This is a predicted structure of a 354-nucleotide RNA (Bacterial RNase P class A) from a Dehalococcoidia bacterium. The gene name in the source record is rnpB. The sequence is in RNAcentral, with records from ENA. Of the family's consensus pairs, 92% are formed in the model.

[in-house]
C1' cells in the first nucleotide's frame, strides 16, 4: 500500500421561534426532566401477581461434547473433536445405529443378504453356445456397495496371510474432564436418530387488560322505621303480600388512585479469576404517557459521494446530491433481525521501498 480477519464504539452539533408530556411550589408566563442500540420480532429464560398445588407415574414439550459463569436460560465463556481457509481466524443439533421398528429417491443385479458384465473350475456339445459350481480383485451403477494401500498366495479370487494405515477392544502414561499419546490383541460387511425410539437432565397454569384500593348518577335487589291514610287480586272482614316516604348496609359500571421507575441498576477505580464473571470502595438517579409526550420551521456548521476549478505536490474552493435503520407502554438478562456513513485497536496475507 492493497485484499482481508476479529473486537469496541460513535450514528449529527450549535442557536432562535413556535409547541407536547411529566415533575417542584398554593400557583404560574418561573425552574428541572424527557427514548434506542436496536425502545423492534416477541423467540427463549426470570422477576412480580394470581389460581391451583399429598406423594409418585403416565402423556407431552424442550434440551443435549466437557468443565465453568450466572437469578435463571436453549445465553455466555473456556477447552475437546470434527470440518472449511495459505493464514488472522470461522463453522458445528457434537449422546446412542453390540434393544428393537421403519427408511434409503433415481440409477444398479444387489441398498440387504444380492453375480449384471468379467475371472476361474467343471458338465455337455452340433463348437454358435448351454448347464452346474466359486469368485466382491476388475468394469458398470449410485450419495453410499462389505475397512483402504502396496506384497505374498490361489485354479480365479478374499483379512485367507503380512506390513503400513483406520476402526474396535484391553491395559499402561497424562487431563477434574470432554479427550490424548503409547503397547499389545483378534481381524473387522453400509447409511440414517433436525425417522420412530433408547438414555440423561429439566418443566403446574395464566399473565400488568396481572393483580389492589376509592367509589357518581341512575335502576334493581336485602334490612329497618313510618303510615297503615289510599289503591290491587277477593262476595265480605281479619291477618299477610304488592304499591308509597326516608334511613342504612354490601357487589357491580363510568371515573380516580397504586401497582409503575432505587433496580440480580449506572459510572469510575481497586481485588480474585485465562476469561464469562464474582466482590469491595467512592460517586450518580437517568422518560413514565393512557389514545398514548419526547416534535415542527428557519440559519449556520459538520461528516460522505459526484462533477469541475486552482495547485508540481501536500492541500484549497465551487456546485449538486446524500445524512440511516426505527421508536418507550410491568421491568430486566439473553438471542436473533433492521440500520445511510464513520471511528479505533490488535493481527494476517501480498507487493513495493529503506
Nucleotide at each position: 500500500c492493497a485484499a482481508g480477519u476479529a473486537a469496541a464504539c460513535c450514528g449529527g452539533g450549535u442557536a432562535g421561534c413556535c409547541g407536547c408530556c411529566c415533575u417542584g411550589u398554593a400557583a404560574a408566563u418561573c425552574g428541572g426532566g424527557g427514548a434506542g442500540g436496536a425502545a423492534a420480532g416477541u423467540c427463549c429464560g426470570a422477576g412480580c401477581u394470581c389460581c391451583a398445588c399429598c406423594g409418585g407415574g403416565c402423556a407431552g414439550g424442550a434440551u443435549g461434547c466437557u468443565g465453568g459463569g450466572u437469578a435463571a436460560c436453549g445465553c455466555c465463556c473456556a477447552g475437546g473433536a470434527g470440518g472449511g481457509g495459505u493464514g488472522a481466524c470461522c463453522c458445528u443439533a457434537c449422546g446412542g445405529a453390540g434393544a428393537g421398528u421403519g427408511c434409503c429417491a433415481c440409477a444398479g443385479a444387489a441398498a440387504c443378504a444380492u453375480a449384471c458384465c468379467g475371472c476361474c473350475c467343471u458338465g455337455c456339445g452340433u463348437c454358435a453356445g448351454c448347464g452346474g459350481g466359486g469368485u466382491a480383485a476388475g468394469g458398470g451403477u449410485g450419495a453410499a456397495a462389505u475397512g483402504g494401500u502396496g506384497g505374498g498366495g490361489u485354479a480365479a479370487g478374499a483379512g485367507c496371510c503380512c506390513a503400513c494405515c483406520a476402526g474396535c477392544g484391553a491395559c499402561c502414561g497424562g487431563g477434574u474432564g470432554a479427550c490424548c499419546g503409547g503397547u499389545c490383541g483378534g481381524c473387522u460387511g453400509g447409511g440414517u436418530a433436525a425417522a420412530c425410539c433408547c438414555c440423561a437432565u429439566c418443566c403446574g397454569g395464566a399473565g400488568c387488560a396481572a393483580g389492589g384500593c376509592c367509589g357518581a348518577a341512575u335502576a334493581g335487589a336485602g334490612g329497618g322505621a313510618c303510615a297503615u291514610a289510599a289503591g290491587g287480586a277477593c262476595g265480605c272482614c281479619c291477618g299477610g303480600c304488592c304499591u308509597g316516604u326516608c334511613c342504612c348496609c354490601g357487589g357491580g359500571u363510568u371515573g380516580g388512585c397504586c401497582g409503575c421507575a432505587u433496580g440480580a441498576c449506572c459510572c469510575u477505580g481497586g481485588u480474585g479469576g485465562u476469561a464469562a464473571c464474582a466482590u469491595c470502595a467512592g460517586g450518580g438517579c437517568u422518560a413514565g404517557a393512557u389514545a398514548g409526550a419526547u416534535g415542527g420551521c428557519u440559519a449556520c456548521c459538520g461528516u460522505c459521494c459526484u462533477u469541475c476549478c486552482c495547485g508540481c505536490a501536500a492541500g484549497g474552493g465551487a456546485a449538486g446530491g446524500a445524512u440511516a435503520c426505527a421508536g418507550a407502554a410491568c421491568u430486566c438478562g439473553g438471542c436473533u433481525u433492521a440500520c445511510a456513513g464513520g471511528u479505533u485497536u490488535a493481527c494476517u496475507u501480498g507487493a513495493u521501498c529503506c

Rfam family: Bacterial RNase P class A. From the family's description: Ribonuclease P (RNase P) is a ubiquitous endoribonuclease, found in archaea, bacteria and eukarya as well as chloroplasts and mitochondria. Its mean pLDDT, the model's own confidence on a scale to 100, is 77.